A computed fold for a 362-nucleotide RNA from Lysobacter enzymogenes, annotated as Bacterial RNase P class A. The sequence is in RNAcentral, with records from ENA and Rfam. The organism belongs to Lysobacter, within Bacteria.
RNA sequence: GGAGUCGGCCAGGCAGUCGCGUCAUCGGGUCGCAAGAUCCGGUGCCGAGGAAAGUCCGGGCUCCACAGGGCACGGUGCCAGGUAACGCCUGGGCGGCGCAAGCCGACGGAAAGUGCAACAGAGAGCAGACCGCCGAACGGCUUCUUCGGAAGCGCGUGGUAAGGGUGAAACGGUGCGGUAAGAGCGCACCGCGAGUCCGGCAACGGACCGGCACGGCAAACCCCACCGGGAGCAAAACCAAAUAGGGAGGUCAUGACGCGGCCCGCGUCGCCUCCGGGUAGGUUGCUUGAGCGUAGCGGCGACGCUGCGCCUAGAGGAAUGACUGUCCACGACAGAACCCGGCUUACAGGCCGGCUCCGCGC
Numbered sequence: 001g002g003a004g005u006c007g008g009c010c011a012g013g014c015a016g017u018c019g020c021g022u023c024a025u026c027g028g029g030u031c032g033c034a035a036g037a038u039c040c041g042g043u044g045c046c047g048a049g050g051a052a053a054g055u056c057c058g059g060g061c062u063c064c065a066c067a068g069g070g071c072a073c074g075g076u077g078c079c080a081g082g083u084a085a086c087g088c089c090u091g092g093g094c095g096g097c098g099c100a101a102g103c104c105g106a107c108g109g110a111a112a113g114u115g116c117a118a119c120a121g122a123g124a125g126c127a128g129a130c131c132g133c134c135g136a137a138c139g140g141c142u143u144c145u146u147c148g149g150a151a152g153c154g155c156g157u158g159g160u161a162a163g164g165g166u167g168a169a170a171c172g173g174u175g176c177g178g179u180a181a182g183a184g185c186g187c188a189c190c191g192c193g194a195g196u197c198c199g200g201c202a203a204c205g206g207a208c209c210g211g212c213a214c215g216g217c218a219a220a221c222c223c224c225a226c227c228g229g230g231a232g233c234a235a236a237a238c239c240a241a242a243u244a245g246g247g248a249g250g251u252c253a254u255g256a257c258g259c260g261g262c263c264c265g266c267g268u269c270g271c272c273u274c275c276g277g278g279u280a281g282g283u284u285g286c287u288u289g290a291g292c293g294u295a296g297c298g299g300c301g302a303c304g305c306u307g308c309g310c311c312u313a314g315a316g317g318a319a320u321g322a323c324u325g326u327c328c329a330c331g332a333c334a335g336a337a338c339c340c341g342g343c344u345u346a347c348a349g350g351c352c353g354g355c356u357c358c359g360c361g362c
Stems, first nucleotide, its partner, number of pairs: 001358010012327007020047002023044009049333001053344002056342005061232004073228005078092005093107001094105004108223002113221002115217002130164002132160003137157003140153005172190006191212001192210002195208005236284004246275006255269005291310008328331001
């Protein structure tokens, strides 16, 4: 200098004018006995994001349900750790990609059981012989014979699984030896293993041993381990009219009617008083929180502990916009609605740092 890889950060800056929202405060108007409520205006502080998004996971919070245990159903799935928790994060293992830094991973169990494998093919699971290879063994045929047998053919019974062929997959692979031809039949290396020892908390790794039996699929059922009650801020709590309905009391010095006339009494209706539930409406829930910044300590790290400092939208038709000046690299994706931790997706341009590979100079 070039190429790459990983992590962190910024998200037009500055100045001015006008405007908008919450809150505080001041002044004024209206209502009210007051407390206060409401409207208008002034001043002051603060006023979107790294994703506020998708609503995919996890939790807080709220209400409902709930003795305990089990079954069913759903989720998660290498190991260890972090965390309030997670399907997230960190570290490690194994596998794949890359020269490397590094990246990617539905990565438990197929020796618990059941099941599946189209087409092709001889054979698809404790299988099988189509084309082949062989002639060891038994029989047959031919030739030779010293009559004991020998050689040949590959015809029958056979042996074999090297090579060819089918398939996604063919019952360990490659090589050497061996053999009639072959074959873990023997050996070496690789693979494999419910073996032994060693290292590691573990996943797993290494050495030795075993001649090989035990193919694949669990994103088929299933088994194992762990986790899981439901609904969600339109949750939910509080205050509380009018009207209708409910409950209790009274019977208003003759309210009406009924108990066949009268009094008492009782009942029904009416009226009056009180109570409780719900609706309209209002208030809370609402932002001080698993918070942010900084320093120290522990840890490889995720993260944790301690000290100090800070307060940073909270609306309820719902606010952050417009203009001017100036500078430059000319500014992307995008707008909170109960809150928080993640993941995923969108995104102009730029800054900082670690590491890797290549080239050159000293």
The coordinates come from a structure-prediction model, not an experiment, and the mean pLDDT is 78. The gene name in the source record is rnpB.